This is a predicted structure of a 73-nucleotide RNA (transfer RNA) from a Candidatus Woesearchaeota archaeon. The organism belongs to Candidatus Woesearchaeota, within Archaea. Rfam family: tRNA. The family's RNA type in Rfam is transfer RNA.
[in-house]
RNA sequence: GCCCCUGUAGCAUAGCGGCUAAUGCGCCAGUUUCGUAAACUGGAGAUCGAGAGUUCAAAUCUCUCCAGGGGCU
Numbered sequence: 001g002c003c004c005c006u007g008u009a010g011c012a013u014a015g016c017g018g019c020u021a022a023u024g025c026g027c028c029a030g031u032u033u034c035g036u037a038a039a040c041u042g043g044a045g046a047u048c049g050a051g052a053g054u055u056c057a058a059a060u061c062u063c064u065c066c067a068g069g070g071g072c073u
Base pairs, nucleotide, nucleotide: 001072002071003070004069005068006067007066010025011024012023013022018056027043028042029041030040031039049065050064051063052062053061
């Protein structure tokens, strides 16, 4: 230098272009307990790496960047 993959709550992952982005762990509150843990119930938290484009509609498609990983020379 060229090519490929990945980037989504604190962490780990889902998510055929279409109903305000889902699950587990964690966190907060409550129930329970003498108390803690466990269990159960409820709740907060990401507009999807950044920007632009296509589209009636984009986490999803296209382009340019950024970050990480891999391959070739």